[in-house]
RNA sequence: GCUCUGAUAGCUCAACGGGAGAGCGCCUGCCUUACAAGCAGGAGGUCGCAGGCUCAACACCUGCUCGGAGCACCA
Numbered sequence: 001g002c003u004c005u006g007a008u009a010g011c012u013c014a015a016c017g018g019g020a021g022a023g024c025g026c027c028u029g030c031c032u033u034a035c036a037a038g039c040a041g042g043a044g045g046u047c048g049c050a051g052g053c054u055c056a057a058c059a060c061c062u063g064c065u066c067g068g069a070g071c072a073c074c075a
Base pairs, nucleotide, nucleotide: 001071002070003069004068005067006066007065010024011023012022013021018055026042027041028040029039030038048064049063050062051061052060
């Protein structure tokens, strides 16, 4: 330098172009003498950044940033 791939909640990850979600964690309540477990409820997101296509974008297109893999170069 080229190709492919990833970036979404605190963590690990989902999401046929139309409601942003799950598990764990966190908070509150119930239960218990108490704790844990269990049960019920809740908070938490500029979907990496910037443009574009579209009535509508996490999703499609372009550029960029960062991580990973492969290839090339290496006097």
The prediction has a mean pLDDT of 84. Predicted 3D model of a 75-nucleotide RNA (transfer RNA) from Mogibacterium sp. The RNAcentral record of the sequence draws on ENA. It matches the Rfam family "tRNA". Rfam's curators write: Transfer RNA (tRNA) molecules are approximately 80 nucleotides in length. By type it is a transfer RNA.